[in-house]
């Protein structure tokens, strides 16, 4: 790298338009706002060190992508190759 398994946060909130039912106070699919999360990924920084400079981490920090119902994904762990 591969493989298996384990793996959190954070609205299914408000408008529209469309479909399902007899039916609608109900779900489901786009679309749009506002708000929220950080543990793909990117971006930013500190000390040691160093004559000076440069450089210099992350789960910290940004929130640009990504995420906020399930399912995917997911840093990281664990077991094998």
């Nucleotide at each position: 790298g591969c493989g298996u398994g384990g793996g959190a946060g954070a609205g299914u909130c408000c408008c529209c338009g469309g479909g399902c039912c007899a039916g609608g106070u109900g779900c489901c699919c786009g679309g749009g706002g506002c708000g929220c999360c950080g543990a793909a990924g990117g971006g930013g920084c500190a000390a040691a060190c160093u004559c000076c400079c440069c450089g210099g981490a992350a789960c910290c920090u940004c929130u640009c992508a990504g995420g906020c119902g399930c399912a995917a994904g997911g840093a990281c762990c664990a077991c094998g190759c």
This is a predicted structure of an 81-nucleotide RNA (Glycine riboswitch aptamer) from uncultured Pedococcus sp. RNAcentral holds the sequence, with entries from MGnify. The prediction has a mean pLDDT of 78.